[in-house]
RNA sequence: UCUCUGGAGAGACUCCCUUCUAUCGUUAAACGACAUGAAGGAAACAGAGCACCGAAGGAGCAAAUCCGCCCAAUAUAGUGGAUAAUCUCUCAGGUAAAAGGACAGAGA
Numbered sequence: 001u002c003u004c005u006g007g008a009g010a011g012a013c014u015c016c017c018u019u020c021u022a023u024c025g026u027u028a029a030a031c032g033a034c035a036u037g038a039a040g041g042a043a044a045c046a047g048a049g050c051a052c053c054g055a056a057g058g059a060g061c062a063a064a065u066c067c068g069c070c071c072a073a074u075a076u077a078g079u080g081g082a083u084a085a086u087c088u089c090u091c092a093g094g095u096a097a098a099a100g101g102a103c104a105g106a107g108a
Base pairs, nucleotide, nucleotide: 001108002107003106004105005104006103011050013049014048015047016041017040018039019038020037023033024032025031051095052094053093057091058089059088060087064083065082066081067080068079069078
């Protein structure tokens, strides 16, 4: 690097349509208004809005470690720099299934 297997989290949210029920107004009956309810259809890519997740990628950080400066030598202290993650951020990505997926196991 390749193949196979496993692999979490977070709204199938709202912005559309139809019907039913409740409620309100009115009425002889109807009818009208309409979610804080229910069912179905369209949609599911994309657009707008709000809410959220962290395990592609990306970014940030250490009292530890290393190096330098400083110091009469070494060292302590002080000071500068470098370096990390499953931590933090949430740009990207993601929030039904599919896909993706850090990481782990097996094989080549």
A computed fold for a 108-nucleotide RNA from Aneurinibacillus aneurinilyticus, annotated as Glycine riboswitch aptamer. Its Rfam family is "Glycine riboswitch aptamer". About the family: This family represents the bacterial glycine riboswitch. Glycine riboswitches usually consist of two metabolite-binding aptamers domains with similar structures in tandem. The aptamers cooperatively bind glycine to regulate the expression of downstream genes. In Bacillus subtilis, this riboswitch is found upstream of the gcvT operon which controls glycine degradation. The RNAcentral record of the sequence draws on MGnify. The coordinates come from a structure-prediction model, not an experiment, and the mean pLDDT is 75. The organism belongs to Aneurinibacillus, within Bacteria.